Transfer RNA from Oscillatoria sp. FACHB-1406, 73 nucleotides, folded computationally.
The coordinates come from a structure-prediction model, not an experiment, and the mean pLDDT is 81.
Its Rfam family is "tRNA". It is annotated as a transfer RNA.
RNAcentral holds the sequence, with entries from ENA and Rfam.
Order: sequence, then C1' cells, then structure tokens
RNA sequence: GGGCGAUUAGCUCAGCGGUAGUAGCGCUUGCCUUACAAGCAAGAUGUCACUGGUUCAAAUCCAGUAUCGCCCA
Repeated sequence: GGGCGAUUAGCUCAGCGGUAGUAGCGCUUGCCUUACAAGCAAGAUGUCACUGGUUCAAAUCCAGUAUCGCCCA
C1' cells in the first nucleotide's frame, strides 16, 4: 500500500428497513435470612463509533472518516 471483518448499556452479545432496541452477567432498592450467599420482585442504565447520503421511515442500505483484528504484498 491492497483485501476482508468488527464497532449496540459497565462487560459479553441479539436485533430480516417498519415506527416503544434484546438478553445474560454486573449495579440499585425491597422481600427472605441472626447475618451473608443463593432465591424472588421491582428499577436504573443506550445520541446503536463519527460525519454525510438514500428513504415516508435507518442500529439495519450507500459513501467517507476513526479505532481494532485477520490475510496479501
């Protein structure tokens, strides 16, 4: 330098263009317990990497940028 892939909550991830973005772990509160753990109930947490474009509608499609990984040279 060229090619491919990834980027979504604190972490690991799901999510065929269709209007309220999932789950698990973790966190907070309550119940339970002498207490802790486990269990049960409720809750908080997301500008979907960034910029622009297409569309009635974009996490999803397109272009560019950034970061990371793999391959080729």